[in-house]
Context: one part of a larger RNA
RNA sequence: UUGGGCCUAAAGCGUCCGUAGCCGGUCCGGUAAGUCCUUGGGUAAAUCCUCAGGCUUAACUUGAGGAAUUCCAGGGAUACUGCUGGACUUGGAGUUGAGAGAAGUCAGAGGUACCUCUGGGGUAGGGGUGAAAUCCUAUAAUCCUAGGGGGACCACCAGUGGCGAAGGCGUCUGACUAGAGCAAGCUCGACGGUGAGGGACGAAAGCCAGGGGCGCGAACGGGAUUAGAUACCCCGGUAGUCCUGGCCGUAAACGCUGCGCGCUAGGUGUUGCAUCCUCUACGAGGGGAUGCAGUGCCGAAGAGAAGUUGUUAAGCGUGCCGCCUGGGAAGUAUUACCGCAAGGUAGAAACUU
Numbered sequence: 001u002u003g004g005g006c007c008u009a010a011a012g013c014g015u016c017c018g019u020a021g022c023c024g025g026u027c028c029g030g031u032a033a034g035u036c037c038u039u040g041g042g043u044a045a046a047u048c049c050u051c052a053g054g055c056u057u058a059a060c061u062u063g064a065g066g067a068a069u070u071c072c073a074g075g076g077a078u079a080c081u082g083c084u085g086g087a088c089u090u091g092g093a094g095u096u097g098a099g100a101g102a103a104g105u106c107a108g109a110g111g112u113a114c115c116u117c118u119g120g121g122g123u124a125g126g127g128g129u130g131a132a133a134u135c136c137u138a139u140a141a142u143c144c145u146a147g148g149g150g151g152a153c154c155a156c157c158a159g160u161g162g163c164g165a166a167g168g169c170g171u172c173u174g175a176c177u178a179g180a181g182c183a184a185g186c187u188c189g190a191c192g193g194u195g196a197g198g199g200a201c202g203a204a205a206g207c208c209a210g211g212g213g214c215g216c217g218a219a220c221g222g223g224a225u226u227a228g229a230u231a232c233c234c235c236g237g238u239a240g241u242c243c244u245g246g247c248c249g250u251a252a253a254c255g256c257u258g259c260g261c262g263c264u265a266g267g268u269g270u271u272g273c274a275u276c277c278u279c280u281a282c283g284a285g286g287g288g289a290u291g292c293a294g295u296g297c298c299g300a301a302g303a304g305a306a307g308u309u310g311u312u313a314a315g316c317g318u319g320c321c322g323c324c325u326g327g328g329a330a331g332u333a334u335u336a337c338c339g340c341a342a343g344g345u346a347g348a349a350a351c352u353u
């Protein structure tokens, strides 16, 4: 509960695709279902309104008239909505062209560092800390040097730079795949928007099976610190982190801001494309202007409780979806579905304040 809201007070689903539904561009014709007008019928009584009457008045009540809503039938109107026929091009899609990108998947190649093994050199310490110790080392460590092996990662470039729906993506090369922007204004001709259910994707951790295991490192062992130290610091170190296949489905999954469209001052960076001007050692080179698209900062009006926001709106409108309705109990119990499990999703109440 016919209300008001959702950046920060409670509240935007993690993200996208899409079914039903809801909503839907411009013009013309038809129809008349919605809609509107009118006539007739129907609309029990009571109630309500007006007038008159009855109890001394009133409440109450009697009579007459009227009103109110859905409904049925006939006639009429055609702006809007619907249905139907035709046409259009601005929305949308496609096509062509030259470019941009850490977008994805798979394969191959490389780089430093690290660890380790072997050979050579070399000798007593090394390591670690606030200081130490545990620890390593005479079976030769640390250090220097040559070679072999291993796994992980990808410095600089690197940028409020780019790409992706989000999660996310960063060495190089190739193959395959996808999307966006710009330009042309060629093709289709409203084919669109949103989206309950539903589906797909979804960091890290976790789970299952098989590999792999350099470094790091929950748990754990030890050394310190301390009153204690189940920590912070140090020496080790198992799961894990990595790969393949499958599961999980959650995060401060955040811009704490759902998606689409239109309208409403500017200034200044930067990225991509296009056009024009200019300089040029002519190169996809430098500088400038404009347009479109993205991404930042500042800011008028406006908005806002304020912080702030402000053409990337939280302004002004519009369509659709999701969600909120005091705190705690509680994202608990129960039940249902999903999951191997961990748990997830849907999700109360008593009681308390």
Base pairs, nucleotide, nucleotide: 003325004324005323006322007307008306012321014201015200016199017198021194022193023192025088026087027086028085029084030083031082033081034080035077036076037075038074039073040072041071048066049065050064051063052062053061054060091191092188093187094186095184096183097182103177104176105175106174107173108172109171110154111153114150115149116148117147118146119145120144121143125136126135162169163168206247207246208245209244210243211242215241216240220236221235222234223233258320259319260318261317262316263315266298267297268296269295270294271293272292273291274290275289276288277287278286279285302309303308326353327352328351335346336345337344338343